The part of an RNA shown here (small-subunit ribosomal RNA, 5' domain) has 520 nucleotides and comes from an uncultured bacterium. Its mean pLDDT, the model's own confidence on a scale to 100, is 84.
Context: one part of a larger RNA
């Protein structure tokens, strides 16, 4: 000098774009953050309409004044139709999106290869198919246990839920023949044959789905070469350890797991141990080589109160799923239960220190749905903070009786200083009034009456901070008297201090200025 997720002191006009718990992966009140589909299914509350019955009886007619007839509006019940709440079965999605960096020195990451050892829902293409049956179960009703959470028993019912049977191409498993080919185990193609394996319908008739197989795309899994902090005041370390055979398991290879057998495998080219740390694209600095860092944005990994486990599923060993154990918090009728903000806001705590319990799905994107649409604290916006960068303003011209005031003085003056006053202008920003977008395509705009444009109006509403001994641009007076104090280094202060404090003047930067921490 540059940089910063900064903090502190003094000061503070506006706008744009960014950015904002670096500390306690500490504990969390409250609200929201993942639903959707009635065009898979049964059942269906409120409400409305129609019809019928019962009750009640306004009005009108008539009357011998006792009554008789008419029967509106209502109430209740029953049937039919519309309606579609809440819940349930079923499907898809809750493995994405969002957060955090505790762990991890590792094929975790980066880079380059390999899989002849693999999987892939939705999507695309191609080929073929969808025949015929069955038994349940939730919801519901009844009974019943419990304070609750939540159950238990009986009866009924549907499906694109579940289960057999048939059929079977290029599926799977085996036998066999021929051909092609590779770096090895081997791989591929064609034919024959045996065994075995599917399906589901909905509808507004447009379509959307279902099953099998092949290929693609996308996403993942595994293996390997190289690279990836520091310590030897850590020198030996290892028994599933290293290899083999066999069996199991997996999508798949493999001590991945198991039985048996062998005794191996690693290490001064630093094993093991202990320390520290998420990695990268990048960011900062530097002429570069390097050095430092890994906030924001993007890719990968890991984690979700701590530890362990599996289930479902194309995909998880699953942040807002399940089970077990631990700690903690809460409810309880003491028998037992409930919970997990490292999602968005917000609270307490810690800290030098870091924001609103905001608006909207209008846009972009995601999930569901045929669609309408619903959901979306992703996202788009707004709010707060000079936290950073950038831009603008706080006026411009003329103006010497060089006014007053202030400081100083050799008392003559000198400085502040064209500075002010005064005169003439202008209106950026802010304020007032009028108009008013793009972002959206037919409609639909949170932002927002925002950006922007126009008009009128007043110099009005808008300057501070640090420094002035040398380094280093900028000096005098007074006070103080090795005191009070200053200080980045040298150093200053003990009676004329350009170095302390104040004043005047000056220098520098400027809505900032200075200090501190850290890096180059």
């Nucleotide at each position: 000098g540059g940089a910063c997720g900064a903090a502190c002191g003094c000061u503070g006009g506006c706008g744009g774009c960014g950015u904002g718990c670096c500390u306690a992966a500490c504990a969390c009140a409250u609200g929201c953050a993942a639903g959707u589909c009635g065009a898979a299914c049964g059942a269906g509350a409120a409400u409305c309409u129609u019809u019928g019955a019962a009750c009640a009886g306004a009005u009108c007619u008539u009357u011998u004044c006792g009554g008789a007839g008419u029967g509106a509006c209502g109430u209740u019940c029953a049937a039919a139709g519309a309606g579609g709440a809440a819940a349930g079965u079923g499907g898809c999605g809750g493995a994405c999106g969002g957060g955090c960096g505790a762990g991890u020195a590792a094929c975790g990451c980066g880079u380059g290869a390999g899989u002849a050892a693999c999987c892939u829902g939705c999507c695309c293409a191609u080929a073929a198919g969808a025949g015929g049956g069955g038994g349940a179960u939730a919801a519901u009703c009844c009974a019943u246990g419990g304070a609750a959470a939540c159950g238990u028993g009986g009866a009924c019912u549907a499906a694109u839920a579940c289960c057999g049977c048939a059929u079977a191409u290029u599926g799977u498993a085996g036998u066999u023949a021929a051909g092609u080919u590779g770096c090895a185990u081997g791989a591929c193609u064609u034919g024959a044959u045996u065994a075995u394996g599917a399906a589901a319908g909905a509808u507004u008739u447009a379509u959307c789905g279902c099953u099998u197989a092949u290929g693609g795309a996308u996403g993942g899994a595994c293996u390997c070469g190289c690279g990836u902090c520091a310590g030897a005041u850590u020198a030996g370390a290892u028994a599933g350890u290293u290899g083999g055979u066999g069996a199991g398991g997996u999508a798949a290879c493999g001590g991945c797991c198991c039985a048996c057998c062998a005794a191996g495998g690693c290490g001064a080219c630093g094993a093991u141990c202990a320390g520290u740390a998420g990695c990268c694209g990048g960011c900062c600095u530097g002429a570069g080589a390097g050095g430092g860092c890994g906030a924001c944005c993007g890719g990968c990994c890991a984690c979700a109160u701590u530890g362990g486990g599996a289930c479902u599923g194309a995909g998880a060993c699953a942040c807002g799923g399940c089970c077990c154990a631990g700690a903690c918090u809460c409810c309880u009728a003491c028998g037992g239960g409930a919970g997990g903000c490292a999602g968005c806001a917000g609270u307490g705590g810690g800290g030098a220190a870091u924001a609103u319990u905001g608006c909207a799905c209008a846009a972009u994107g995601g999930g569901g749905g045929a669609a309408a649409c619903c959901c979306u604290g992703a996202u788009g916006c707004a709010g707060c903070g000079a936290c950073g960068c950038c831009g603008c303003g706080u006026g411009a011209g003329c103006g010497a009786u060089g006014a007053a005031g202030u400081a100083u003085u050799u008392c003559g003056g000198u400085a502040u200083g064209u500075a002010a006053a005064g005169c003439u202008c202008u209106a950026u920003c802010a304020g007032c009034a009028g108009g008013g977008a793009a972002g959206a395509u037919a409609a639909u705009g949170a932002c927002g009456g925002u950006a922007c444009c126009u008009g009128a109006c007043u110099a009005a509403g808008a300057a501070g901070c640090u420094c002035c001994g040398g380094c280093u641009a900028a000096a005098u007076a007074c006070g103080u008297g090795c005191c009070a104090g200053c200080a980045g280094c040298c150093g200053c202060g003990g009676u004329a201090a350009u170095a302390c404090g104040u004043a005047u003047g000056g220098a520098g930067c400027a809505a900032g200025c200075g200090u501190u921490a850290u890096c180059c």
It matches the Rfam family "Bacterial small subunit ribosomal RNA".